[in-house]
Context: one part of a larger RNA
Molecule: large-subunit ribosomal RNA, domain V
Organism: Pseudovirgaria hyperparasitica
RNA sequence: CGGGGAAAGAAGACCCUGUUGAGCUUGACUCUAGUUUGACAUUGUGAAAAGACAUAGGGGGUGUAGCAUAGGUAGGAGCUUCGGCGCUAGUAAAAUACCACUACCCUUAUCGUUUUUUUACUUAUUUAAUAAAGCGGGGCUAGGCUUUACCGUCUAUCUUCUAGCAUUAAGGUCCUUCGCGGGCCGACCCGGGUUGAAGACAUUGUCAGGUGGGGAGUUUGGCUGGGGCGGCACAUCUGUUAAACCAUAACGCAGGUGUCCUAAGGGGGACUCAUGGAGAACAGAAAUCUCCAGUAGAGCAAAAGGGCAAAAGUCCCCUUGAUUUUGAUUUUUAGUGUGAAUAUAAACUAUGAAAGUAUAGCCUAUCGAUCCUUUAGUCCCUCGAAAUUUAAGGCUAGAGAUGCUAGAAAAGUUACUAUAGGGAUAACUAGCUUAUGGUAGCUAAGCGUUUAUAGCGACGUUGCUUUUUAAUCCUUUAAUGUCGGCUCUUCCUAUUAUACCGAAGUAGAAUUCGGUAAGCGUUAGAUUAUUUACCCACUAAUAGGGAACGUAAGCUGGGUUUAGACCGUCGUGAGAUAGGUUAGUUUUACCCUACUAAUAAAUGUUAC
Repeated sequence: CGGGGAAAGAAGACCCUGUUGAGCUUGACUCUAGUUUGACAUUGUGAAAAGACAUAGGGGGUGUAGCAUAGGUAGGAGCUUCGGCGCUAGUAAAAUACCACUACCCUUAUCGUUUUUUUACUUAUUUAAUAAAGCGGGGCUAGGCUUUACCGUCUAUCUUCUAGCAUUAAGGUCCUUCGCGGGCCGACCCGGGUUGAAGACAUUGUCAGGUGGGGAGUUUGGCUGGGGCGGCACAUCUGUUAAACCAUAACGCAGGUGUCCUAAGGGGGACUCAUGGAGAACAGAAAUCUCCAGUAGAGCAAAAGGGCAAAAGUCCCCUUGAUUUUGAUUUUUAGUGUGAAUAUAAACUAUGAAAGUAUAGCCUAUCGAUCCUUUAGUCCCUCGAAAUUUAAGGCUAGAGAUGCUAGAAAAGUUACUAUAGGGAUAACUAGCUUAUGGUAGCUAAGCGUUUAUAGCGACGUUGCUUUUUAAUCCUUUAAUGUCGGCUCUUCCUAUUAUACCGAAGUAGAAUUCGGUAAGCGUUAGAUUAUUUACCCACUAAUAGGGAACGUAAGCUGGGUUUAGACCGUCGUGAGAUAGGUUAGUUUUACCCUACUAAUAAAUGUUAC
């Protein structure tokens, strides 16, 4: 001295992961203090009003027609106080006297029951104050009102210029042991509620409901060419990838499923489809009829593939085997579960003349544990002395669902952040590739007045480079200090200038192309943090790049990128924001090496 020791400092604070936290938020999940509402208790004594019920009584009712004010229904030809009323007749939807029952409305009273409201009391209860002192009632005095008067009723009762004094009070009276002793009044009496406020409401207790990030605990999936956003490649099916048994991966490719169907299931019989051609009134490209050809070019619920023609398709007939009971097997696999399927056995059936076929769908997808609840079955087992019943619990078979599909009941944010780890995983450099970027060729259609190649050069095609960007995730997460500028050195050439040449569509001047060439140079400014870009000026020229995108124990710190803030936008919120703005600690050299300088010693040479 600061080039290197990818120097030291601190098991990276960025990023990801962990079935690791914490702070904060809320529309997360589950609780909760508080608060609020209701019931009951604490909770007692009165008065008034209102409502409801009960009992007893009284009254009421006008459509039209009908002599008329018909609540209904049953009986009813008589009832009578001799006045009459009724029957009959008539009107009407319904007929009246008398007797019985009854509905609705209004009203009175009663002893009650009960509810509600208002109001009063004080003793429960609550609350406040005080050194628990003057409270309630009455009396005295004075002045009013009233009154013949008494009675009654109302009010008042003693301190305010200013600096004195207030202490078993003076005084009166009584007693006296005569003393500096004592009692009573002076200072009304009675009541033993300390006083004020509230009051059966508050309060408090129990139970129930509401509210309840005020407080607490917890959760906040997985896969993933980092994570997030997106998607589902998380359970399944078809074809392909898949390399001719089977199996076989990727966020490979093309698609499908969480249904649908009493027939679109089962059996039998009959028929043949799509399409084309030739014909037939209206009739045409398309209606219906006839003939010919027709290996399926149709149809079979749906995706795709396979399969199928006297059928598995289409039409018709009959049906419920889409039923009951266990085992076995195949597929996926751990040869576990679930799902799906196969072949039998034992029943009972359907259909068909029958052989037969049928345990759903022509085959490959169409689905679900424990616990709990519920339904059905045998009426079987248990219920701890025995026995009957109920209730409860078992056994067998179903249903209610977990799609994160072998099945937790679960929202966010963190730039205030923590911890364990990760180079299994992102953001710099470096590495691989070179698509992209840059650059150089080959060919020669054209341009160049004529003329491909002076100079250029499309369509094609071949290289090089790693100063662009991508892609990857190999190195680094016990840290390689992360943009730009300044400073300083060195290197490259794909040469802008300077030197010397060649070529020209070089007359000269100026210029263009090429060669040898990196010796030397390549600037000052405006703007922006800028690299970049754009502009101004000078100049011979204002070429391009590298050095861990050179260079921070060299500087700077404008920008990014902590903690404080402001604005816009988004969010209920905590907060977020490749949106803008503002303020924001830049640590250490003494070691080794490199380089520079100084000093000392040794050797050699040399001068005096």